Predicted 3D model of a 136-nucleotide RNA (c-di-AMP riboswitch aptamer (ydaO/yuaA leader)) from Candidatus Amarobacter glycogenicus. It matches the Rfam family "c-di-AMP riboswitch aptamer (ydaO/yuaA leader)". From the family's description: This family represents a conserved RNA structure found upstream of the ydaO and yuaA genes in Bacillus subtilis and related genes in other bacteria. The organism belongs to Candidatus Amarobacter, within Bacteria.
RNA sequence: ACAACGUUCGUGCCGAACCGGUGGCAACACCGGACGGGGGACCCACCACCUGGGGUGUAUCCGGGCCUUGGCCUGGUAGGCGACUCCCUUCGCCGAACCCGUCAGCUAACCCCGUAGGCGUAUUGGGAGAGGCGUG
Numbered sequence: 001a002c003a004a005c006g007u008u009c010g011u012g013c014c015g016a017a018c019c020g021g022u023g024g025c026a027a028c029a030c031c032g033g034a035c036g037g038g039g040g041a042c043c044c045a046c047c048a049c050c051u052g053g054g055g056u057g058u059a060u061c062c063g064g065g066c067c068u069u070g071g072c073c074u075g076g077u078a079g080g081c082g083a084c085u086c087c088c089u090u091c092g093c094c095g096a097a098c099c100c101g102u103c104a105g106c107u108a109a110c111c112c113c114g115u116a117g118g119c120g121u122a123u124u125g126g127g128a129g130a131g132g133c134g135u136g
Base pairs, nucleotide, nucleotide: 011120012119013118014117018033019032020031021030022029023028034115035114036113037112038111039110044105052103053100054099055098056097061076062075063074064073065072066071079094080093081092082091084129085128086127087126088125
C1' cells in the first nucleotide's frame, strides 16, 4: 500500500415492518403512538354437492419441451419495482414464497394478530409542482 474479515456511523432501496418511553450489559420484555393484516351484524349478495375451500403478497394467466405420477426447463403475460411527488418517454428488473385446516361473502360495534427479512448507486430525457441548504 492492497485484499479479506469484523465492528461502528452516515446515506439510500424493496417491504406494513417505524417513532417515543420504562427496565435490562445485551438479547429482549412491557407501555403509548403510527403503519399493516385477519375475524365479525342488520341490509345487500350468494344460494346445495363435487374436483373441498380460504388468507398474506405485484407475483395471475396462457403456450412449448422433458420426465417415473410428482416435478423440472423454457417462451410470453395480468400485475409490480427502480433514492421528493405526478405526467409523458426510454431502459432494466421481478412476475416468488408461505400460511389456515373442512372453516370464514360484504360487514357497524366488537375481538385478534404483525412491526420481519433481504440489499448498495438501484434509468434516459422532457414538463409541472413541492421542499432543503447557502449567500445578499